Notes: This is a predicted structure of a 71-nucleotide RNA (transfer RNA) from a Gammaproteobacteria bacterium. Rfam family: tRNA. Rfam links the family to the GO term triplet codon-amino acid adaptor activity. Rfam classes the family as a transfer RNA. The sequence was found in a public genome assembly. The prediction has a mean pLDDT of 81.
[in-house]
C1' cells in the first nucleotide's frame, strides 16, 4: 500500500431492525455460632462520530485500536 475478521459488564461471551440473555467476579440480603455451600437482589444504552428507518447493538459511511493474508 491492498484486502479480511474483531471492538458488548471488571472477565469470558450470547443477541440475523422491535427497548441487551447466561456464565465468573464485586456489592447488598436471607440462612449458619463463624466460614464455606445454597437462595434472592443489584450492575452494560453496545469503541467513536455521522446517516438511513416510525425505531438500530444489529444496516450503512467514516474515523480509533486490535489481530491476520497478500506484496
Nucleotide at each position: 500500500a491492498g484486502g479480511a475478521c474483531c471492538a458488548u459488564a471488571g472477565c469470558c461471551a450470547a443477541g440475523c431492525g422491535g427497548u441487551a440473555a447466561g456464565g465468573c467476579a464485586a456489592c447488598g440480603g436471607a440462612c449458619u455460632u463463624u466460614g464455606a455451600c445454597u437462595c434472592c437482589g443489584u450492575c452494560a444504552u453496545c469503541g467513536g462520530u455521522g446517516g438511513u428507518u416510525c425505531g438500530a447493538a444489529u444496516c450503512c459511511a467514516c474515523c480509533u485500536g486490535g489481530c491476520c493474508c497478500u506484496g